Notes:
Predicted 3D model of a 72-nucleotide RNA (transfer RNA) from a Pseudomonadota bacterium. The sequence was found in a public genome assembly.
C1' cells in the first nucleotide's frame, strides 16, 4: 500500500429506519450480631466525528479517525 470486520452506560454485548437495552459493577433499601449471598429501588449512554438520503437515522450511502485481522 491494498481488502475485511469492529466502533452504543465504567466493562463485556444486543438491537436496527419510528426518539436505546440486557449482565456485571455503582447508589439507596431490606434481610444478618456482622460480612457474603439473596430481594426491591434507583442514577448512569446527544449510539466515535463530519457531510448526505429520508417525513424520520445508532441502523442506509460517502469521507475522516480508532481498534484488530489478512494479503503484499
Nucleotide at each position: 500500500g491494498c481488502c475485511c470486520a469492529c466502533g452504543u452506560g465504567g466493562c463485556u454485548c444486543a438491537g436496527u429506519g419510528g426518539u436505546a437495552g440486557a449482565g456485571c459493577a455503582c447508589u439507596u433499601c431490606c434481610u444478618u450480631g456482622g460480612u457474603a449471598a439473596g430481594g426491591a429501588a434507583g442514577a448512569g449512554g446527544u449510539c466515535c466525528c463530519g457531510a448526505g438520503u429520508u417525513c424520520a437515522a445508532u441502523c442506509c450511502u460517502c469521507g475522516g479517525c480508532g481498534u484488530g485481522g489478512g494479503c503484499u
Its mean pLDDT, the model's own confidence on a scale to 100, is 80.